[in-house]
Molecule: c-di-GMP-I riboswitch aptamer
Organism: Gammaproteobacteria bacterium
RNA sequence: UCGCGAUAAAGGCAAAUCGAGCAAAAGCUCGAGACGCAAAGCCACGGGUCCUCGACUCCUUUGCGACGAUCGAGCGCCACGAAGGACCCAAGACAGCCGGGCUGCCGAG
Numbered sequence: 001u002c003g004c005g006a007u008a009a010a011g012g013c014a015a016a017u018c019g020a021g022c023a024a025a026a027g028c029u030c031g032a033g034a035c036g037c038a039a040a041g042c043c044a045c046g047g048g049u050c051c052u053c054g055a056c057u058c059c060u061u062u063g064c065g066a067c068g069a070u071c072g073a074g075c076g077c078c079a080c081g082a083a084g085g086a087c088c089c090a091a092g093a094c095a096g097c098c099g100g101g102c103u104g105c106c107g108a109g
Stems, first nucleotide, its partner, number of pairs: 004107002012037002017032006035096001041102003045099003048094003057086007065078001067076002
């Protein structure tokens, strides 16, 4: 120096949960708390996951209207409105999901 990672030493970080605050939410910050971590230090670059605004399309329900059918309705079909949902998705979040980049403590074999 490269690799590797001890029941080593010195230290470090802190999941869930709880409290307080921030945010529309995902989530973040602080305190308590430790499941874990040798990069659980930093960076959203690729993938992924999560949240959410809005649009298109589609589906369901419902309302209304035109048309068709009918003696007239039920019915069929189409357009439009409303509510709900699906897909996709700008922005956002996650570095303790994976990969990548940058930096870094210790040294038994």